[in-house]
Context: one part of a larger RNA
RNA sequence: CGCAGGACACUUGAUGAGGAGCUUUUCUUAGUACGAGAGGACCGGAAGGACGAACCUCUGGUGAACCAGUUGUCAUACCAGUGGCAUAGCUGGGUAGCUAAGUUCGGAAAGGAUAACCGCUGAAAGCAUCUAAGCGGGAAGCCCACCUCGAGAUAAGGUGUCCCGGGACGAAAGUCCCCUGAAGGGCAGUCGGAGACUACGACGUUGAUAGGCCGGGUGUGUAAGUGGCGCGAGCCAUUGAGCUUACCGGUACUAAUCGCCCGUGCGG
Numbered sequence: 001c002g003c004a005g006g007a008c009a010c011u012u013g014a015u016g017a018g019g020a021g022c023u024u025u026u027c028u029u030a031g032u033a034c035g036a037g038a039g040g041a042c043c044g045g046a047a048g049g050a051c052g053a054a055c056c057u058c059u060g061g062u063g064a065a066c067c068a069g070u071u072g073u074c075a076u077a078c079c080a081g082u083g084g085c086a087u088a089g090c091u092g093g094g095u096a097g098c099u100a101a102g103u104u105c106g107g108a109a110a111g112g113a114u115a116a117c118c119g120c121u122g123a124a125a126g127c128a129u130c131u132a133a134g135c136g137g138g139a140a141g142c143c144c145a146c147c148u149c150g151a152g153a154u155a156a157g158g159u160g161u162c163c164c165g166g167g168a169c170g171a172a173a174g175u176c177c178c179c180u181g182a183a184g185g186g187c188a189g190u191c192g193g194a195g196a197c198u199a200c201g202a203c204g205u206u207g208a209u210a211g212g213c214c215g216g217g218u219g220u221g222u223a224a225g226u227g228g229c230g231c232g233a234g235c236c237a238u239u240g241a242g243c244u245u246a247c248c249g250g251u252a253c254u255a256a257u258c259g260c261c262c263g264u265g266c267g268g
Base pairs, nucleotide, nucleotide: 001152005163006162007161008160009159010158011157016149017148018147019146022049023048024047025046027045028044034039051106052105053104054103055102059100060099061098062097066093067092068091069090070089071086072085073084074083075082076081111143112142117137118136119135120134164267165178166177167176168175169174179265184262185261186260187259189203190202191201192200209255210254211253212251213250214249215248216247219243220242225238226237227236228235229234
C1' cells in the first nucleotide's frame, strides 16, 4: 500500500510451505511352525543407541549483586568491630535464571493408490496364460495421517461484536460551509519467563506494573555484644544465631502525573 466504510476478537486451511520419517539387541512366544537332517521363523510381548523437541522436579554445572573462612597491607586514634586493594586476593558452599551429563516426550498406528513381485477369473489361440476386457494382494517409498506456519490464497475467505452529522448543490461518487473527532489505535510512563532494535505481552490510582517495606522460602552455618573458662592461641553459653540477590505471598510508602497525536461522520 492492497484486501471498496472504519475497528476489535475468534477462526477456515489452499492437491500452499516447512518439520518429522532412523535403527539395534537380549529374553520370551519356541527349539514351536517348517525341515530327512543341518538348521530354524512369521505374528505378538521386552529393553536400548543415535537424533530431535520441551523442561529444571531430581543429579550436577554456572551463579563478578548471597553466606562463610582466610593471607598480606592500608584506613577507621588505639582494642574490638568493620571497610578498601591485592585475578572476584585466595578458598569452601550456594537462590533465581541459563544449562546437560539430568527429566519427560517423539518417529508410530490406521486409511487410500501403487512399484517389483504374487494371484483370481479369462479369451485372442476348443489347450495354456496374472491381461487383452475385468478383479484382488503387495513397500522404510507416494497421498493422507502427526507437529508448526499459513487469506499478499490479489480468487486477498468466514463468524461474532463495536462505531459513525446538519445545510447547499449534485443522479450518485463527491465538492463547499458549519459542527464533530466515534469505535479503536499510538506517543510518552511503570515493567516482563518477551526482546539486538523493533515487535510481542502485562499495568497505569476503579491500580499490585516495577521499586521499597512486611511475612515466608532458600542459602550459608552458630553474627555482634555480653558473660563464663583457659597463661595463651582459643573454647563454651546466649544461638540453628546473624545475614540472606534474581524466588513465593502480601502491602499504595515511591513512581506509573498532567497530557498529546492519529483515526471520522453510514460507505459505487

Large-subunit ribosomal RNA, domain VI from a metagenome, 268 nucleotides, folded computationally. RNAcentral holds the full RNA, with entries from SILVA.